[in-house]
Context: one part of a larger RNA
RNA sequence: UUGGGCGUAAAGGGUGCGUAGGCGGCCUUUUAAGUUUGUGGUGAAAGCGUGGGGCUCAACCCCAUAAAGCCACAGAUACUGGAAGGGCUAGAGUACUGGAGAGGGAAGUGGAAUUUCCAUGUGUAGCGGUAAAAUGCGUAGAUAUAUGGAGGAACACCGGUGGCGAAGGCGGCUUUCUAGCCAGUAACUGACGCUGAGGCACGAAAGCGUGGGGAGCAAAUAGGAUUAGAUACCCUAGUAGUCCACGCUGUAAACGAUGAAUGCUAAGUGUUGGGGAGACUCAGCGCUGCAGCUAACGCAAUAAGCAUUCCGCCUGUGGAGUAUGCACGCAAGUGUGAAACAU
Numbered sequence: 001u002u003g004g005g006c007g008u009a010a011a012g013g014g015u016g017c018g019u020a021g022g023c024g025g026c027c028u029u030u031u032a033a034g035u036u037u038g039u040g041g042u043g044a045a046a047g048c049g050u051g052g053g054g055c056u057c058a059a060c061c062c063c064a065u066a067a068a069g070c071c072a073c074a075g076a077u078a079c080u081g082g083a084a085g086g087g088c089u090a091g092a093g094u095a096c097u098g099g100a101g102a103g104g105g106a107a108g109u110g111g112a113a114u115u116u117c118c119a120u121g122u123g124u125a126g127c128g129g130u131a132a133a134a135u136g137c138g139u140a141g142a143u144a145u146a147u148g149g150a151g152g153a154a155c156a157c158c159g160g161u162g163g164c165g166a167a168g169g170c171g172g173c174u175u176u177c178u179a180g181c182c183a184g185u186a187a188c189u190g191a192c193g194c195u196g197a198g199g200c201a202c203g204a205a206a207g208c209g210u211g212g213g214g215a216g217c218a219a220a221u222a223g224g225a226u227u228a229g230a231u232a233c234c235c236u237a238g239u240a241g242u243c244c245a246c247g248c249u250g251u252a253a254a255c256g257a258u259g260a261a262u263g264c265u266a267a268g269u270g271u272u273g274g275g276g277a278g279a280c281u282c283a284g285c286g287c288u289g290c291a292g293c294u295a296a297c298g299c300a301a302u303a304a305g306c307a308u309u310c311c312g313c314c315u316g317u318g319g320a321g322u323a324u325g326c327a328c329g330c331a332a333g334u335g336u337g338a339a340a341c342a343u
Base pairs, nucleotide, nucleotide: 004314005313006312007297008296012311014202015201016200017199021195022194023193025088026087027086028085029083030082031081033080034079035076036075037074038073039072040071041070042069049065050064051063052062053061054060091192092189093188094187095185096184097183098182099181103178104177105176106175107174108173109172110155116150117149118148119147120146121145122144126137127136163170164169207248208247209246210245211244212243216242217241221237222236223235224234259310260309261308262307263306264305267288268287269286270285271284272283273282274281275280292299293298316343317342318341325336326335327334328333
């Protein structure tokens, strides 16, 4: 390689859009490239295969024949392909009528609170913190309490095995711009589809650059404890950062550890959004559960069942996501990614 696999054993790309490529609905006409039949040529000899024969057998030897492939000609037309042939509507899309939503961007705005800070009043010796303490704060009047002000960040209740989004993710309220989705109607287009190597775009947190902002929290750091030590856990402080704008980074247990699409395969029950007078039905989100699957756990119409198409990936462990080269990046680093050797 073949084969076998990828929820948890190694293995689904973080996610989407999409190029090439691969694959692709129903009817019909045509073509005859694939496919298929026949004939001829070629296919050196030996060898291989088949049938027979000769050395007592065998190895060995001899005879005959078969055969893939390639070429040419003549046919076949079910399937695949070609037609810049024709038609269809069940896939896909458009239109119209309704609908739900923390989907995204921008601007504005609100209250509670932490508080913190500032000012003022009351008030006096403590406060704070812990298992216990201490560092720390406080007679220059703290803590507590009351009123007013400043400022930043986050949005209690509603809130939900709720909703929306491709994923990351999204939660006060209002306005505005904008994307997708669902149901119903069946008017229009008429296979326009699926997947998708490269490519492009998006992509939590942390981190980086420039400029702002800075209440709380808090890596680093300092101090106090604990301890044999304590570069920790606990406490008092506290800087980056967390927030905003613009630009980079491109990784996560980026998880459902489960790629995308299509069809089929018992039931029961809850919930969200539509339709229907109702029976019921469509689209999501959950639970239980049959067949079936699975090493088991479990999955079970939201499949890990039964099938098809396309992509990605795996091949004992360590060495190692290392070395090297290349590409990207301001850097941190990221992507790609070995071998020796050991076992």
Small-subunit ribosomal RNA, central domain from an uncultured Erysipelotrichaceae bacterium, 343 nucleotides, folded computationally. Its mean pLDDT, the model's own confidence on a scale to 100, is 83.